[in-house]
RNA sequence: CUCUUAUCCAGAGAGGUGGAGGGUCCGGCCCUAUGAAACCUCGGCAACCUGUGCAAAAGCAAGGUGCCAAAUCCGUCAGAGCCACUGGAAGAUGAGAG
Numbered sequence: 001c002u003c004u005u006a007u008c009c010a011g012a013g014a015g016g017u018g019g020a021g022g023g024u025c026c027g028g029c030c031c032u033a034u035g036a037a038a039c040c041u042c043g044g045c046a047a048c049c050u051g052u053g054c055a056a057a058a059g060c061a062a063g064g065u066g067c068c069a070a071a072u073c074c075g076u077c078a079g080a081g082c083c084a085c086u087g088g089a090a091g092a093u094g095a096g097a098g
Stems, first nucleotide, its partner, number of pairs: 001098008013042005021031003026075003043068003048064002050061003072090001077087003
């Protein structure tokens, strides 16, 4: 990087450095000098893998990941002309395969 598969309306932030961007592109709408991104420290959430347990499961733990504004912030394509809704696409994360 490609493929398969599961999940994505729940949950969880302080401090330091830094100094203008960030929320994937685009459109919208937001966040941001009452300090963006990024990095560091400490903390937290969750429970995919893992461990434990077991006939199996539930439960429990938290070692490997992941995450800690807003539904994956909303839309984009189709069902219908708009909205809502449903499904999809794309994306993110886990597990597995090449």
Notes:
The RNA shown here (SAM riboswitch aptamer (S box leader)) has 98 nucleotides and comes from an uncultured bacterium. It matches the Rfam family "SAM riboswitch aptamer (S box leader)". Rfam describes the family as follows. The SAM riboswitch is found upstream of a number of genes which code for proteins involved in methionine or cysteine biosynthesis in Gram-positive bacteria.